[in-house]
């Protein structure tokens, strides 16, 4: 790199350095955030609970233990990711209706875990 499959309207900042952009990899529209410090990068800090790890319970077996399995619970659980403005900020295509910051898909990215 690519395919698969799960999830995306919930959560959670401070300080240091640096200085003008960033809200998506582009593009185009709209909103918005930033010199009372964007992006990045460093240190601690929280969320979270994908994936490991514990504990209970089912399930399956003639039966038991443990193991796979499925579920619930733990994060005070010293892992391995992820995250921390606003729904993935909101729209771009399709369908539908009560035309509205409207509902439902879909693409697109993003996270995580498998496979090649």
């Nucleotide at each position: 790199a690519u395919c698969u499959c799960a999830u995306g309207c919930a959560g959670a900042g401070u300080g240091g350095c640096u200085g003008a952009g960033g809200g998506u990899a582009a593009c185009g529209g709209g909103c918005c955030c930033g010199c009372a410090g964007a992006a990045g990068c460093c240190a601690c800090g929280a969320c979270a609970a994908c994936c490991g790890g514990a504990u209970c319970a089912g399930a399956g077996a003639a039966g038991a233990c443990a193991g796979c399995c499925u579920g619930a619970u733990c994060g005070c659980c010293u892992g391995g990711u992820g995250c921390c403005a606003a729904u993935u900020c909101c729209c771009g295509c399709c369908c539908g209706g009560u035309u509205c910051g409207c509902g439902g898909g879909g693409g697109a990215c993003a996270u995580g875990a498998g496979a090649u």